A computed fold for a 105-nucleotide RNA from a rhizosphere metagenome, annotated as SAM riboswitch aptamer (S box leader).
The RNAcentral record of the sequence draws on MGnify.
The model forms 97% of the base pairs in the Rfam consensus.
Model confidence (mean pLDDT): 86 of 100.
RNA sequence: CUUAUUCAGAGUGGUGGAGGGAACGGCCCUUCGAAGCCACAGCAACCGGUUCCGAAAGGAACGCUGGUGCUAAUUCCAACCCCUGCGAGGCGGGGGAAAGAUAAG
Numbered sequence: 001c002u003u004a005u006u007c008a009g010a011g012u013g014g015u016g017g018a019g020g021g022a023a024c025g026g027c028c029c030u031u032c033g034a035a036g037c038c039a040c041a042g043c044a045a046c047c048g049g050u051u052c053c054g055a056a057a058g059g060a061a062c063g064c065u066g067g068u069g070c071u072a073a074u075u076c077c078a079a080c081c082c083c084u085g086c087g088a089g090g091c092g093g094g095g096g097a098a099a100g101a102u103a104a105g
Stems, first nucleotide, its partner, number of pairs: 001105006011040005019029003025077002041071003046067002048064001049062005075099001080096007
């Protein structure tokens, strides 16, 4: 950079000692212990593997001593654009974009 996914799922202990949830705002978590690190456990099924179906393209199943990822809140929410409702200088609902995350190339 490209493509796919992004309302599901899954946590305890040790260490550590004040921050964390990407970014701005909101809101939230946290000394009843944040981040980071370690151990064990778990979730998922992107890649890989195995089996089945199929002429093929492709599809389905299995968690499988493999490679990653993940385990507060929808990616926590909104932000920018469009549509729409209303008791309207905002608020609610819907869609999209951008950004981020993960995988594969």